[in-house]
RNA sequence: GCUGAUGGACGGGCAGUCGCUCCCGUGCCCACGAGGUGCGGGGGAGGAAAGUCCGGUCUCCACAGGGCAGCGUGCCGGCUAACGGCCGGGCGGGUCCGCAAGGGCUCGACGGAAAGUGCAACAGAAAAUAUACCGCCGGGAAUGGCCUUUCGGGGCACAUCCAGGUAAGGGUGAAAUGGUGCGGUAAGAGCGCACCGCGGCGGGAGUAAUUUCGCCGGCAUGGCAAACCCCACGCGGAGCAAGACCAAAUAGGGGAGGAGGAGCGGCCCGUUCCUUUGAACUCCCGGGUAGGUCGCUAGAGCCGCUCAGCAAUGGGCGCCCCAGAGGAAUGACUGCCGCCCGCAAGGGUACAGAAACCGGCUUACAGUCCCGCAGCCUCG
Numbered sequence: 001g002c003u004g005a006u007g008g009a010c011g012g013g014c015a016g017u018c019g020c021u022c023c024c025g026u027g028c029c030c031a032c033g034a035g036g037u038g039c040g041g042g043g044g045a046g047g048a049a050a051g052u053c054c055g056g057u058c059u060c061c062a063c064a065g066g067g068c069a070g071c072g073u074g075c076c077g078g079c080u081a082a083c084g085g086c087c088g089g090g091c092g093g094g095u096c097c098g099c100a101a102g103g104g105c106u107c108g109a110c111g112g113a114a115a116g117u118g119c120a121a122c123a124g125a126a127a128a129u130a131u132a133c134c135g136c137c138g139g140g141a142a143u144g145g146c147c148u149u150u151c152g153g154g155g156c157a158c159a160u161c162c163a164g165g166u167a168a169g170g171g172u173g174a175a176a177u178g179g180u181g182c183g184g185u186a187a188g189a190g191c192g193c194a195c196c197g198c199g200g201c202g203g204g205a206g207u208a209a210u211u212u213c214g215c216c217g218g219c220a221u222g223g224c225a226a227a228c229c230c231c232a233c234g235c236g237g238a239g240c241a242a243g244a245c246c247a248a249a250u251a252g253g254g255g256a257g258g259a260g261g262a263g264c265g266g267c268c269c270g271u272u273c274c275u276u277u278g279a280a281c282u283c284c285c286g287g288g289u290a291g292g293u294c295g296c297u298a299g300a301g302c303c304g305c306u307c308a309g310c311a312a313u314g315g316g317c318g319c320c321c322c323a324g325a326g327g328a329a330u331g332a333c334u335g336c337c338g339c340c341c342g343c344a345a346g347g348g349u350a351c352a353g354a355a356a357c358c359g360g361c362u363u364a365c366a367g368u369c370c371c372g373c374a375g376c377c378u379c380g
Stems, first nucleotide, its partner, number of pairs: 001376004007370004012337007020044010046351001050362002053360005058239004070235005075089005090110001091108007111230002116228002118224002133170002135166003139162003143159002145156004178196006197219001198217008243294004253285005258276007301320001303318006338349004
């Protein structure tokens, strides 16, 4: 210097003109209202605002306690409001470097297969507790074969057949009943032995997962739990269109006044009782709708310094206020600059846009920068 993977940061800049939305201050108009219209100042999309996958805050509903069912999570420790997230560690797989010991990177639903049930296409003898296709080994038979012969016969065990032994080797398969070596044997075999592996017990290290050492056991228990299942732990439901408040017009509900009759009265007022709320009018009450307000953005907050910790993260101090709309603003145009394509004219400049809020995960993304790493090349 180039390439690659990983991690982190950024993801157009400046200026002008015209708008939109929210807040603060202020002028004017008014039928005075959550009103209209100016002026000045300030704020106005993201690293993913996305998918809505996981966890929480908040709100309403439900809820004695316990259990069953259902769903989820699953090595260990830590962090956190919580998590299926993050950090650290262990174990296993892959890959790279290294003679090796070992190291780097990366991936892992990584509890239990010795509770039980179940499953395994095709191939293969056999897919779970046995088996034997080829092969190997010894024995037997004597149909053929071969050898021999004194022609009567005798021999061999090559093919064939019979009943066995074996599980080394071959073959099938994703997977075949520990591996390598030596001994052993008719051939073989944990049959015996050494080492490795496996299991049990004990000691050491570690909070733990786990690891290490010693002794014992010839080895018993193949795989699949992202099959049922078992074990441990966790889990009530719906979601800001949650939910709370204010409250027209019209229609309707309840009540009072009211209307009619009768009694007490000579009459009126008044009062008592009955009927009617049929019609009109007035007033009051409560519910709902339109509409409006709150919820709504000051928070598990940003930035800086510092302390504890390997880290995730947490504590302390200082400083700052950074969208809050509601069919939904955050825009359009122009100039200069940056980057890419092009000889030029010119063209392009990623993925994508809040909707109560927060922590994660996943997915999309032109281009730029930075730390460390690996490989290759070049120079000194």
RNAcentral holds the sequence, with entries from ENA. Predicted 3D model of a 380-nucleotide RNA (Bacterial RNase P class A) from a Candidatus Acidiferrales bacterium. A source record names the gene rnpB. Taxonomically the source falls in Candidatus Acidiferrales (Bacteria, Pseudomonadati, Acidobacteriota, Terriglobia). Rfam family: Bacterial RNase P class A. By type it is a ribozyme. Rfam links the family to the GO terms ribonuclease P activity, tRNA processing and dimeric ribonuclease P complex.